[in-house]
Context: one part of a larger RNA
Molecule: large-subunit ribosomal RNA, domain VI
Organism: bacterium
RNA sequence: AGAUGAUAACAUGACGAGAGGACCGAGAGUGACGAAGCUCUAGUGUACCGACUGCACUACCAAGUGCAUCGCCGGGUAGCUACCUUCGGUUAGGAUAAACGCUGAAAGCAUCUAAGCGUGAAGCCGUCUUCAAGAUUAGGUUUCAUAGGUUAGUCAGAGAAUAUGACUUUGAUAGGCUCUAGGUGUAAGGCCCGUAAGGGUUUGAGCCGAGGAGUACUAAUAAACCAUUUGA
Numbered sequence: 001a002g003a004u005g006a007u008a009a010c011a012u013g014a015c016g017a018g019a020g021g022a023c024c025g026a027g028a029g030u031g032a033c034g035a036a037g038c039u040c041u042a043g044u045g046u047a048c049c050g051a052c053u054g055c056a057c058u059a060c061c062a063a064g065u066g067c068a069u070c071g072c073c074g075g076g077u078a079g080c081u082a083c084c085u086u087c088g089g090u091u092a093g094g095a096u097a098a099a100c101g102c103u104g105a106a107a108g109c110a111u112c113u114a115a116g117c118g119u120g121a122a123g124c125c126g127u128c129u130u131c132a133a134g135a136u137u138a139g140g141u142u143u144c145a146u147a148g149g150u151u152a153g154u155c156a157g158a159g160a161a162u163a164u165g166a167c168u169u170u171g172a173u174a175g176g177c178u179c180u181a182g183g184u185g186u187a188a189g190g191c192c193c194g195u196a197a198g199g200g201u202u203u204g205a206g207c208c209g210a211g212g213a214g215u216a217c218u219a220a221u222a223a224a225c226c227a228u229u230u231g232a
Stems, first nucleotide, its partner, number of pairs: 015020001033088005041082004048075003052071001053068006093125002099119004148226004152168005173219003176215005182208003189202005
């Protein structure tokens, strides 16, 4: 793994003097599997936030930085994921197996079979999804009405390389900046209280990777090549 069973209920039951003590049958939902997804739940989240220790350094305090498995610990956005979410299998069909039949001779009877016609399975073909006209017999329909593509550059809904897709100033493609969702959890400095450790206030503060919106500040410059009817 497969097969066969037991337990519950039926059952304070049938049966049986008692002891004892069944069979049968039904069962919503869940479960297994598959596909897609990240709204919820949960995990990860090594350039996010905070707390803490040791050493070194920034002259010292304070505040920080480096190293210590991401130093350890508490959380955690996007993305990825399952333990999470949503959906699926149905019914009806076709041809059959064993089996069961109808009509029916060979063989005046009988006979499912020889000719012919049926019923019949979780199995087969389909039903569902995907690929597919190099199917060289290369198909059909509708629409359009005849030249663009590559290199290069900014990139990601893509990705090993390639390819695919978005964009290249007639521009929001990426970065930056502003705002924001969200994360962390009240920064530093100042002031006040306390001998001090520390507390309060400014303050849901400060900081923040990938999410969203806006904005040309930066970079998508310049150019080259192939083809243009012998058909891309």